[in-house]
Context: one part of a larger RNA
């Protein structure tokens, strides 16, 4: 000198962009943050119309039709999105390879299929336990829930056989035989769903080379340890697990142990080499009060699922129960220190749905903060009686503040008031028309804005609403007077102060930066 997720002191006009618990991965009141589908299913309820009966003549009851709502069964999604960095020195990450050892819901393409039956169960109903969470029991019921049979290969397994290829184990492919396995319907008739197989895409899993902090005042470490055979297990390879056998394996090219730490793209600095760092944004990993376990599922060993244990908090009828903000706000605590219990799904994106649409503290916006960055302003031109006042000198003439002010002319960024007023919106649905490859494309009509009456533009008014901070001995740009008298004090280093202090404290003046300035901390 530069930089900062900064803090503190003094000061403070504006809007743009971006940032904002670095400390206690401390504890959390309250609200919200993951639902959706009635075009899978049987019910229940509401409204309207209509038919019949009763009749108090506008009500009750039974049925049908239509519309709406939906607790439950069922499907898909809650493995994404959002948060944090505790752990981790590791194939965690980065980079480059490999899998002839693997999986992949939804999506796309291709080929084929969707036949016949059955038994339950929730909701509901009966009875009933319990303070509560939550149950038990009777009866009957539906499905795209569940099960059985059929059909079946380019699937899988086994056996026989032919061809061909490779980096080893081996791979690919043809033929034959045997065995095994599937399905679901809905509807507004346009479609959308369902099953099997193959391929793709996307996402993941595993293996390896190289790279990745400090300590030797840590020198030996290791028994599933190292390898083999066999078996089990996994989507898959593998001591991943187990039985048996062998005695190996790692290590001064630093094993083991201890400490510290999420890694990277990047960021800061530097001429570079390098050093430091990993806030925000993006990729990967790990975690979800602490520890452990599995279930479901294409995918989890699952932040707002489940089970067990522990600590803590809360409820209790003392028998027993409930909870998890490192989601968004917000509270307490800690701290030098870090914001609103805001608005909208309009856009972008996600989930579900044929769709309309619903949900979305993702996201987009708004609020607070000079915490950062870049920009604008606080006026411009003229104006010498070089005014008054202040300060300094004095030979009383002066010097300086200083074109500074006053005064004249002008401008109106900003401010205030009034008026006009966006872009961000492309669509989707529905209706009509056209084209063809027949469910897509195009045209047109209807119609959607939180931010927002905001940005922006115009008019009017009037210099009107707007300057500070630290410093002046040398380093280092900038000097005098007064006060003080080794006192009070200053100080980054050298050092100032003991009666003429350019170094302390005022004042005047000067140089510096400027809505900031200075101090402290950290890095280069």
């Nucleotide at each position: 000198g530069g930089a900062c997720g900064a803090a503190c002191g003094c000061u403070g006009g504006c809007g743009g962009c971006a940032c904002g618990c670095c400390u206690a991965a401390c504890a959390c009141a309250u609200g919200c943050a993951a639902g959706u589908c009635g075009a899978a299913c049987g019910g229940a309820g509401a409204u309207a119309a209509u038919u019949g009966a009763g009749u108090u003549u506008a009500c009750u009851u039974a049925g049908u039709u239509a519309u709406c709502u939906u607790a439950g069964u069922g499907g898909c999604g809650g493995a994404c999105g959002g948060g944090u960095g505790a752990g981790u020195a590791a194939c965690a990450c980065g980079u480059g390879a490999g899998c002839a050892a693997c999986c992949u819901a939804c999506c796309u393409u291709u080929a084929g299929g969707a036949g016949a039956g059955g038994g339950a169960u929730a909701g509901c109903u009966u009875c009933u336990g319990g303070a509560a969470u939550c149950g038990g029991u009777u009866g009957g019921u539906a499905a795209u829930a569940c099960c059985u049979c059929a059909u079946g290969a380019c699937a899988u397994a086994u056996a026989u056989u032919g061809a061909u290829c490779g980096c080893a184990u081996g791979g690919u492919u043809g033929a034959u035989a045997u065995a095994u396995c599937a399905a679901a319907g809905a509807u507004u008739u346009a479609u959308c769903a369902c099953c099997u197989a193959a391929a793709g895409a996307u996402g993941g899993g595993c293996u390896c080379g190289c790279g990745u902090c400090u300590g030797a005042u840590u020198a030996g470490a290791u028994a599933g340890u190292u390898g083999g055979u066999g078996a089990g297990g996994u989507a898959a390879c593998g001591g991943c697990u187990c039985a048996c056998c062998a005695a190996g394996u790692c290590g001064a090219c630093g094993a083991u142990c201890a400490g510290u730490a999420g890694c990277c793209g990047g960021a800061c600095u530097g001429a570079g080499a390098g050093g430091u760092u990993g806030a925000a944004c993006g990729g990967c990993c790990a975690c979800a009060u602490u520890g452990g376990g599995a279930c479901u599922g294409a995918g989890a060993c699952a932040c707002g699922g489940u089970c067990c244990a522990a600590a803590c908090u809360c409820c209790u009828a003392c028998g027993g129960g409930a909870g998890g903000c490192a989601g968004c706000a917000g509270u307490g605590a800690g701290g030098a220190a870090u914001a609103u219990u805001g608005g909208u799904c309009a856009a972008u994106g996600g989930g579900c749905g044929c769709g309309a649409g619903c949900c979305u503290g993702a996201a987009c916006c708004a609020g607070c903060c000079a915490a950062g960055u870049a920009g604008c302003g606080u006026g411009a031109a003229g104006g010498a009686a070089g005014a008054c006042g202040g300060c300094c000198c004095u030979a009383c003439g002066g010097g300086u503040u200083g074109u500074a002010a006053a005064c004249u002319u002008c401008u109106u960024u900003u401010a205030u008031a009034c008026g006009g007023g966006a872009a961000u919106a492309a669509g989707a649905c529905c209706g009509u028309c056209c084209a063809c490859g027949a469910g897509u494309g195009g045209a047109u009509g209807c119609g959607u804005g939180c931010a927002u009456g905001u940005a922006c533009c115009g008019u009017a008014u009037g210099a009107a609403u707007a300057a500070g901070c630290a410093u002046c001995g040398g380093c280092u740009a900038a000097c005098u007077c007064c006060g003080u008298g080794c006192c009070a004090g200053c100080a980054g280093c050298c050092g100032c102060g003991g009666u003429a202090a350019u170094a302390c404290g005022u004042a005047g003046g000067g140089g510096g930066c400027g809505a900031g300035c200075g101090u402290u901390g950290u890095c280069c």
Small-subunit ribosomal RNA, 5' domain from an uncultured bacterium, 524 nucleotides, folded computationally. The coordinates come from a structure-prediction model, not an experiment, and the mean pLDDT is 85. The RNAcentral record of the full RNA draws on ENA and SILVA. Its Rfam family is "Bacterial small subunit ribosomal RNA".